This is a predicted structure of a 99-nucleotide RNA (THF (Tetrahydrofolate) riboswitch aptamer). The coordinates come from a structure-prediction model, not an experiment, and the mean pLDDT is 75.
[in-house]
C1' cells in the first nucleotide's frame, strides 16, 4: 500500500417471573418538536432510540362470588432475568494476521 478479522453500545426471537390493560390505556401506523447513543480515537446521517403535542385506526372475554373482589384467557402490553441469533448505517485513522 492491499486484503482479512478481532471487539461495543445495542437489536430482534424464544422463554420465565412480577405488574398493567380489558369501564381500552398501551402498542402498532402517519405528521411535528426536543433531546440522546451510536467498536480504542475523531466525524457522524435521510437511519436508530426517547420524551412532547396532533392526526386517523383500533380489540376478546369467560367462570365463579351478595359483594370487595379471585381464576383461566386475551393485548403486535410494561418491566426484570436466562438462552440463541444478529450486531459500529458510512466514511478517516489506531489494533491484529498475511502479502
Nucleotide at each position: 500500500c492491499a486484503c482479512a478479522g478481532a471487539g461495543u453500545a445495542g437489536a430482534a426471537g424464544u422463554u420465565u417471573g412480577u405488574g398493567c390493560g380489558u369501564a381500552a390505556a398501551g402498542u402498532g401506523u402517519c405528521c411535528u418538536u426536543u433531546g440522546a447513543a451510536c467498536g480504542g480515537g475523531g466525524a457522524g446521517u435521510u437511519g436508530u432510540c426517547a420524551a412532547g403535542g396532533g392526526a386517523a385506526c383500533g380489540a376478546a372475554a369467560g367462570u365463579c362470588g351478595c359483594a370487595g373482589g379471585a381464576c383461566u384467557g386475551c393485548g403486535g402490553u410494561a418491566c426484570a432475568g436466562a438462552c440463541u441469533u444478529c450486531g459500529c448505517a458510512u466514511c478517516c485513522c489506531a489494533c491484529u494476521g498475511u502479502u